RNAcentral holds the sequence, with entries from ENA and Rfam. Transfer RNA from Circinella umbellata, 74 nucleotides, folded computationally. NCBI's taxonomy places the organism under Eukaryota, Fungi, Mucoromycota, Mucoromycotina, Circinella. It matches the Rfam family "tRNA". By type it is a transfer RNA.
């Protein structure tokens, strides 16, 4: 220098071929239960889907450029 893959709440993982209010687990917070804690149960908060553009009636999804990480070739 070139090529490929990945990037979604604090962490991990979904989201069918472009059409949902972006789903689930862990964690966090509140409550119930308990003498107290743990476990269990109930509820809640938490996401500008890596960034910036573009296409489209409509983008996590398609296109372009870039960023970060990983791998490969020379």
């Nucleotide at each position: 220098g070139c090529c490929c893959c990945a990037u979604u709440g604090g962490c991990c993982u979904a989201a069918u071929u472009g059409g949902a209010u972006a789903a689930g687990g862990c964690g966090u917070c509140g409550g119930a239960c308990u003498u107290c804690u743990a476990a269990u149960c109930c509820g809640a908060a938490g996401a500008u889907u890596c960034u910036g553009g573009g296409u489209u009636c409509g983008a996590c999804c398609c296109c372009c450029a870039g960023a970060u990480g990983g791998g490969g070739c020379u």